[in-house]
Context: one part of a larger RNA
This record gives sequence, C1' cells and structure tokens, in this order.
RNA sequence: GGCCCGGGGUGGAUGCCUCGGCUCCCGGAGCCGACGAAGGGCGUGCAAAGCUGCGAAAAGCCGGGCGGAGGCGCAAGAGCCUGUGAGGCCCGGAUGCCCGAAUGGGGAAACCCGGCAGGCGACAAGCCUGCCAUCCCGCCUUUUGGCGGGAGGGGAACCGGCCGAAGCAAAACCUUUUAGUAGGCCGAGGAAAGGAAAUCAACCGAGACGCCCCGAGUAGCGGCGAGCGAAAGGGGCAGAGCCUAAACCCUGUGGGUGCCAUGGCGGCGGCCUUAGCCCACAGGGGGUAGCGGGACGUGCCUGGAGGGGUCCGCCGGCCCCUCGGGGAGUUACAAAACCCCACCCUAGCCGAAGUCCCCUGGAAUGGGGCGCCACAGAGGGUGAAAGCCCCGUAGGCGAAAGGGUAGGGGUCUCCCUGAGGCACGAUCCCGAGUACCGCGGCCCACGUGAAAGGUCGCGGGAAUCAGGGGGGACCACCCUCCAAGGCUAAGUACUCCCGGGAGACCGAUAGCGCAUAGUACCGUGAGGGAAAGGUGAAAAGAACCCCUGGCGGGGAGUGAAAUAGAACCUGAAACCCCGGGUCC
Repeated sequence: GGCCCGGGGUGGAUGCCUCGGCUCCCGGAGCCGACGAAGGGCGUGCAAAGCUGCGAAAAGCCGGGCGGAGGCGCAAGAGCCUGUGAGGCCCGGAUGCCCGAAUGGGGAAACCCGGCAGGCGACAAGCCUGCCAUCCCGCCUUUUGGCGGGAGGGGAACCGGCCGAAGCAAAACCUUUUAGUAGGCCGAGGAAAGGAAAUCAACCGAGACGCCCCGAGUAGCGGCGAGCGAAAGGGGCAGAGCCUAAACCCUGUGGGUGCCAUGGCGGCGGCCUUAGCCCACAGGGGGUAGCGGGACGUGCCUGGAGGGGUCCGCCGGCCCCUCGGGGAGUUACAAAACCCCACCCUAGCCGAAGUCCCCUGGAAUGGGGCGCCACAGAGGGUGAAAGCCCCGUAGGCGAAAGGGUAGGGGUCUCCCUGAGGCACGAUCCCGAGUACCGCGGCCCACGUGAAAGGUCGCGGGAAUCAGGGGGGACCACCCUCCAAGGCUAAGUACUCCCGGGAGACCGAUAGCGCAUAGUACCGUGAGGGAAAGGUGAAAAGAACCCCUGGCGGGGAGUGAAAUAGAACCUGAAACCCCGGGUCC
C1' cells in the first nucleotide's frame, strides 16, 4: 500500500409521512371603479425585523345576530381582558394617511406648490374641512358661463370587431400550407355573438337563432401537389316572439300663396271667413306583410250603459271622458317600482352506541373475553391499528341584518270593449345613391374558375306588387322569399373566485416556479429567477457539576428510546479515519 472483517465519521440516497401541488366533476358566483377600483407606498403592537390584519378612530371602533369559556394573530415573555358573556364567526355601519384612471397645478408614483369658501388661532405664522382636471350629452344663458347626467381605469379565461406574421409542411420553392393561428389594438358582458327569412328545399315540403350527435372526411376545392373541406336533411337540448319607416288623419311651429272663391263632417235652413291651399320640421293617431300586407273608398255582418264636444237647430256620423266587463305585464313585445308568501345564500345548532374485564406495552385503537348502536361501519384525530373516546357522519333544525330567485299573490301599469271581421277596387304606400351592372379586392370549404351568394372601394344607376330578390354562369317555365330600420330570454363558452366531491395523479431533484416566493439573487432595463419540509406522544428541549475564552464535550437529569439533543425520523453509496486479519 491492496483486499477482507469490525467500529466510527462525512454524506444525505432510500423508506415512511404531508399544512402543498396536479387533473377533473357537480353546484354557486360572475363584474369592480370618481360614493376614488385593481394594485401599491408609508405607517399601525407593551418591545416589533418579517408575514397577517388594520388606517392617524390604525392586529382595531359602533350596532345587530350566532356562540358559551377562555382570550390578547404567526409568537414566547411581561402586563392585562373575560358569565355585567370576552375572544371567535356572520351581517350592517363608522374611520379609511399618501400614490395609483388620479382628476386644482406640477412631478423623477407614494413628493412639491397653489386658488376660493368656511373654521381654529392674537388682525400673524400655521393648521383643519369642502370645492377647483378633461371629454361627451341635455337644459338654461350666450362674451363668458351655470345646472344636471354620463365617460375615463382594472379584470384569469371566455366573446365581438379591426389589423395581422413567421419557423414549419409541400421531403427544394414562388401559388398553396402553417392561419385568419400567434401577436397588436378597440369594445362588451356575466356571458358575448346570432336571431324571427328578400332562408332553405325541390315540384314534396320545412318554418327565427344558438349548441351537440349523425350526415362526412361525403359533395367539392386544390402547383387536382401538400393539403383544405362544407351544406341540405335527420336525431337531440332549449323554445318567443315583437317594435318601427311609409301611405292616410289630426295638432303645433315656420315659410309661401290666397280677400268671398275655397273651407267650416253629411242632409235642410241659417251663420262665419287669413278659418283655406302648398311646402318644411316636430309631435300624436294609424300601420307592419308574402295563402302579399297596409292606407283610402264602397258594400255587408257583429258590438254594454251614461255624459260632454264637433259654428247654431234636428237626425246620422265622428272625437273625448266616466262606470261596468274582459285580458296582459316589467328579459324583447309601453313602463317605474314596491309589498307579502315560499325557497335559497351569507354565522350556527341537535345528533345513537363500551371508554367493561384480562394480557403485552412508555402509551391500547392491538390480542383474548363479554356487550351495545346503526337512516350513522364516509373521513380525520386521539401516546399503536377505535362504528360505540373526540371532531364528525346518516338524519334533522336555524337568521335580528344583508343578498338572491325560476315561483304564488297584491299594489301598480297598459291594452280591448270606444271597435272588430269579410268582400270588392291595378287610387296611394310598402326602408335609394339602395338594388342592380362594370372594374378592382376580400369573405364564403370554393385558390377566378362555367363562379352563383355576401361584403368593401371607384364609376354608372332602377322599380313599389302588372314590383323586387333567390333557386351555383345565363335564359325560359316553375317554385320560393320580401333587402336596403331596430329589439329579443333559454339552450352555448369560460373559471381569477367560493363550496362540495373524485383520482389504476405527485409525494420534497416529484407535484405549481413557490409545502409557499415571484422572495433571495442576477440584469441599466424589458426580464430572468432559485434553494430550502420531518426531535418527541408530550419540550418533559437537558436544573446542577466538570474541561473550555467560546464552540464543543464529559457526568447528572428527562424520555419507551438521547448513535430521538435541536447541524435533531430512517440514515444507503462514493470519500475519510481507527482496530483486527491477510498478501506484496
């Protein structure tokens, strides 16, 4: 020195554990903000560095409710509080510095400097409170301004819109693909979007929209390459339909025209005459469709009562009001809420049955024996392995206050009856720089193609039902549907958040980056971004003595155990040391 055996050190693998994480399911909740948000800065405790809470009234203040013995957060100590009900939990309220949309002005965020009014103060300095940003809309006033309403910013994903790549694929690459994806911007909401046919279909018919399954990797598109990829129809979920524009009537305002013509509802008689007519705007009535609808005119049918008006009188007609009768409703269809009931949410409460005997043990939940409950033998805890020890579980109960809801009822509101229906009538209306066409793009599964349909830019530019769009060039016949205004729940998407549940998910190099941390640290910055768990049942965490400056150690003591002693469960290997053996 090698190897072997034994002991120890170092090291932190492995096993076991889990206050953590991952994925999914069900339910809830789904917006917050100038009444100052989200997110922060700085403070705040008996001492206070961090976290948590809170805000100069500062781990808190007030009221209400639950609850019933301990409490003063993590977190000891000291000192206190508490059956005159604390602490805790829930609901409501108060306070809420400074920054931040940040909004009096400025600014290198958390700072600096003002104006006006009021208050404190000695007329001072100073302090306190309120107001003073911009934009949009409405009203008033108009030089200016005043009043009222709104906006601004944030939000994980989901949603609508606008803009919009490349790596890649095509085994190269340029059309194509990736992909209208990623990304950027704007906007909305608890959902968003879409939505009551100018839709489909096929000569039969369907009947808003959305979502799922099938149709179907079909029909098609495609350097007919790579690849892209429908629809009708069928089955389900859900279910809802409406309001306007116009014609016509009336009223008001303005402009034009008009002097006895016209007009004043009809008939007769009277009476009036800037009341008429035309245009524009505003408001009310009317009206909403595709077996075309509506207006207007004519005819026919049906229809409670009373009163008033319509230049005067009578009759008829028309208009308004009241009563009675009928119907509907606040998510659209007209609209504002409130009340009661019911149910639910935001604290809680009750809840069966062994702690019987023996044994082992530090400890019984283990073994043996004898019992009991069960609408409860889910789960967790307890010194080991517990239906009956504790928390719970099954099953029940509960709200002063705040919130929610499909539901029931009421107040209330609106509509009809005051009109409605039918028939006939090419008198009028039926959404215009629109449809449509040309050129140039884009979207449609569809790459310009025979390319319909939708949409945008430029140019041209109709018609009103004897009209117009569509049926994949185009034409005819036929069928079908009414564009150029608008609203609309539910079924659908998502999960920052709350509750419940599950896992042939992880178990500390795993599982989220984090058993907690966006911390330490790195970077000028955008940004990047860790490591790090385990004494014991209980601190009982080692009084006292000894060596020592201390660290550390030896006794003593605790404990079942101290090679469980805080560098603490187990404690592998490499590596190091000691003792022994053997070989060179």
Molecule: large-subunit ribosomal RNA, domain I
Organism: Aquifex pyrophilus